[in-house]
A computed fold for a 76-nucleotide RNA from a Mollicutes bacterium, annotated as c-di-GMP-I riboswitch aptamer.
The sequence was found by an Rfam model in a public genome assembly.
RNA sequence: CUCAGAAAAAGGCAAAGCUGGGGUAAUCCAGCGACGCAAAGCUACAGGGCCCCGCAAGAGGCAGCCAGUUGCCCAU
Numbered sequence: 001c002u003c004a005g006a007a008a009a010a011g012g013c014a015a016a017g018c019u020g021g022g023g024u025a026a027u028c029c030a031g032c033g034a035c036g037c038a039a040a041g042c043u044a045c046a047g048g049g050c051c052c053c054g055c056a057a058g059a060g061g062c063a064g065c066c067a068g069u070u071g072c073c074c075a076u
Base pairs, nucleotide, nucleotide: 005073012037013036017032018031019030020029021028022027035064041069042068043067047066048065049062050061051060053058
């Protein structure tokens, strides 16, 4: 340095639900909460997929679906 990922260490994130708010909606923000996560960091213009509005054209959303990309570590 690369691969791998623990009965380690330091930490981190925060599902569902509830309350309030934004949005036609998907869904997002804040607080409480903690199902879980070795990337549950970032990327929606690398790519795929899914969801919503719309007759369509088109417009919007999801990264905790796959994926791309960056990264912590005192075992092996």

Source information
Its mean pLDDT, the model's own confidence on a scale to 100, is 86. Its Rfam family is "c-di-GMP-I riboswitch aptamer". Rfam describes the family as follows. GEMM was predicted in a large-scale screen for bacterial structured RNA regulatory elements. Lineage of the source: Bacteria > Bacillati > Mycoplasmatota > Mollicutes.